The RNA shown here (c-di-GMP-I riboswitch aptamer) has 80 nucleotides and comes from a Geobacteraceae bacterium. Model confidence (mean pLDDT): 83 of 100.

RNA sequence: CCAUCGAAAUGGUAAACCCUGGGUAACCAGGCGGCACAAAGCUACCAUCCUGCGUCGUGCAGGAUAGAGGGGCUGUCGAA
Numbered sequence: 001c002c003a004u005c006g007a008a009a010u011g012g013u014a015a016a017c018c019c020u021g022g023g024u025a026a027c028c029a030g031g032c033g034g035c036a037c038a039a040a041g042c043u044a045c046c047a048u049c050c051u052g053c054g055u056c057g058u059g060c061a062g063g064a065u066a067g068a069g070g071g072g073c074u075g076u077c078g079a080a
Base pairs, nucleotide, nucleotide: 005078006077012037013036018031019030020029021028022027035067041073042072043071045070046069047065048064049063050062051061052060053059
C1' cells in the first nucleotide's frame, strides 16, 4: 500500500414492539426503543410491491421499496 480480511478504538446508522400523524394502497414522517449493520452512505438501472387505465398484448401511466437480492458511484480504522 492492497482486500472475497475484521481484533481494538473513535464516531455513525437504527429493525421489531408501542404511541401520534399522513396515504385508496404499496408504504412514509415524528416520538420511544436498541434487532442488527463497514457501506444499514448515495443511486430506482435490474428486480419486487401498490394504484389507475387498458385488455389478453402481459401493455401503458403514476407511485413505493436502497435494512430481501443484483448492478453503478463514493467511503472510516488497521491488530492477526
Description: The organism belongs to Geobacteraceae, within Bacteria. The sequence was found by an Rfam model in a public genome assembly.